Model confidence (mean pLDDT): 80 of 100. Predicted 3D model of a 73-nucleotide RNA (transfer RNA) from a Candidatus Altimarinota bacterium. The RNAcentral record of the sequence draws on ENA. NCBI's taxonomy places the organism under Bacteria, Bacteria candidate phyla, Candidatus Altimarinota.

[in-house]
């Protein structure tokens, strides 16, 4: 140097043909409990890697950049 793949909540990830960000696991608050655990309930928490362009409307389409995996050379 050159090709392909990922980057979404603290952790692991889903998001279909562009139209209200979503799950599980932890965290929190309550119930039950002598007290915890486990179970039940509700909550909270996203600049969608960065900066642009497209569009009425971008997690998504198009440009470059970053950074982590693989593969040529």
């Nucleotide at each position: 140097u050159c090709g392909g793949g990922a980057g979404u909540a603290g952790c692991u990830u889903a998001g279909c043909u562009g139209g209200u960000a979503g799950a599980g696991c932890g965290u929190c608050u309550g119930a039950c409990u002598c007290u915890g655990a486990a179970u039940c309930a509700g909550g909270a928490g996203g600049u969608c890697c960065u900066a642009g362009g497209u569009u009425c409307g971008a997690a998504u389409c198009c440009u470059a950049g970053c950074u982590c995996c693989c593969g040529a050379g």